Context: one part of a larger RNA
RNA sequence: CUGGGCGUAAAGCGCGCGCAGGCGGAUUGAUAAGUCAGAUGUGAAAUCUCGGGGCUCAACCUCGAAACUGCGUCUGAAACUGUUGAUCUAGAAUCUCGGAGAGGGAAGUGGAAUUUCACAUGUAGGGGUAAAAUCCGUAGAGAUGUGAAGGAACAUCAGAGGCGAAGGCGACUUCCUGGCCGAGUAUUGACGCUGAGGCGCGAAAGCGUGGGGAGCAAACAGGAUUAGAUACCCUGGUAGUCCACGCCGUAAACGAUGUGCACUAGAUAUGGGGACGUUGACCGUCUCCGUGUCGUAGCUAACGCAUUAAGUGCACCGCCUGGGGAGUACGGUCGCAAGACUAAAACUC
Numbered sequence: 001c002u003g004g005g006c007g008u009a010a011a012g013c014g015c016g017c018g019c020a021g022g023c024g025g026a027u028u029g030a031u032a033a034g035u036c037a038g039a040u041g042u043g044a045a046a047u048c049u050c051g052g053g054g055c056u057c058a059a060c061c062u063c064g065a066a067a068c069u070g071c072g073u074c075u076g077a078a079a080c081u082g083u084u085g086a087u088c089u090a091g092a093a094u095c096u097c098g099g100a101g102a103g104g105g106a107a108g109u110g111g112a113a114u115u116u117c118a119c120a121u122g123u124a125g126g127g128g129u130a131a132a133a134u135c136c137g138u139a140g141a142g143a144u145g146u147g148a149a150g151g152a153a154c155a156u157c158a159g160a161g162g163c164g165a166a167g168g169c170g171a172c173u174u175c176c177u178g179g180c181c182g183a184g185u186a187u188u189g190a191c192g193c194u195g196a197g198g199c200g201c202g203a204a205a206g207c208g209u210g211g212g213g214a215g216c217a218a219a220c221a222g223g224a225u226u227a228g229a230u231a232c233c234c235u236g237g238u239a240g241u242c243c244a245c246g247c248c249g250u251a252a253a254c255g256a257u258g259u260g261c262a263c264u265a266g267a268u269a270u271g272g273g274g275a276c277g278u279u280g281a282c283c284g285u286c287u288c289c290g291u292g293u294c295g296u297a298g299c300u301a302a303c304g305c306a307u308u309a310a311g312u313g314c315a316c317c318g319c320c321u322g323g324g325g326a327g328u329a330c331g332g333u334c335g336c337a338a339g340a341c342u343a344a345a346a347c348u349c
Stems, first nucleotide, its partner, number of pairs: 004320003007303002012317001014201004021194003025088007033081002035077008049065006091191001092188003095184005103177007110154001115149007125136002162169002206247006215241002220236004258316006266294012298305002322349003331342004
């Protein structure tokens, strides 16, 4: 390579958009590049195979045939693929009318709580722990009341609920904006799927500049514990956490399950629509889209999966090939740095 695989054994890129490429719906005409048939030329000899022959046999030598699976040219076939013309509507998109939603961005607003400050009342404790101590407090703390400041997060609603491609998204109002779902006559007429490179998005931590800083809190300090205690516990506490702009580009970025399409028993719950029955908020039946649980066939090494497949198929991409060395070294690209991406070998079991 062929082959076999990728939920948990090695293996699905964190997620999307998309150039090239690969693949691509129905009917019909043309063409004849692929494809198929015949003819012909060529395909050196030796070798290989088959049938003979020669060395006493064999190896070896030799004759003949076949073969050389290929390529060129000519003639023909037209189902399939391609190309091209015409047509179509089942894929895809558009339109109209409705609908749900923590989808995204910006501005403004609100209440509870923590902390700090001021004033008042008031007096000896408070805090913390398994127990303590460091710590705060007679210079009046803690507690209670009133007021003020400031930052961050939004209890209940809240749901195995919703939305988003993923990361993720939760107070309220307004503005801007993306996607999705249903119904419907209508429009375009294959405009599609995937996607190496590429481009964009991407939790937390971290980095740069400037703000902000209530609470929490790496580092750090102290108190305990202990044989020790560079920890677990306690008292403090700085980066950071927050905002703006710019980087970083990684996660058990997980459903450890790539994307799209089609097909293959059901049951039940729940979110959003529609139709019918019904006077009807209710209820019942049917139906479309989503989210869960159970389960048949089938699959699986088992566990389990099972119309949201890990079943049955097709298209395209990514990835795996014993453990360690190692996601390391070197080189390269990117980055301010931290580092990221790409990615070996010796050696060893």